The RNA shown here (transfer RNA) has 72 nucleotides and comes from Candidatus Wildermuthbacteria bacterium RIFCSPLOWO2_01_FULL_48_35. The prediction has a mean pLDDT of 84. The sequence is in RNAcentral, with records from ENA. The organism belongs to Candidatus Wildermuthiibacteriota, within Bacteria. It matches the Rfam family "tRNA". By type it is a transfer RNA.
């Protein structure tokens, strides 16, 4: 310097154009003497930036950033 990969919630992750779900962890309740477990309900994600395409973009197109991988 080039080529590929990957970026979503504290964590690890689903989602192939139409309301971004889930486990764990976080609070709260219930049960216990307590504390763990169970059980019930709660918050919590400007979808890695900025463009461009669409009536509509996490999804497709571009550039940049950031990691991780191979050539030189």
């Nucleotide at each position: 310097g080039g080529g590929c990969c990957u970026g979503u919630a504290g964590u690890u992750u689903a989602g192939u154009g139409g309301u971004a779900g889930a486990a764990c962890a976080c609070c709260u309740c219930u049960u216990u003497u307590g504390c763990a477990a169970a059980g019930a309900g709660g918050a919590g994600a400007u979808c890695g930036u900025g463009g461009g395409u669409u009536c509509g973009a996490u999804u497709c197109c571009c550039a940049c950033c950031a990691g991780g991988u191979c050539c030189a």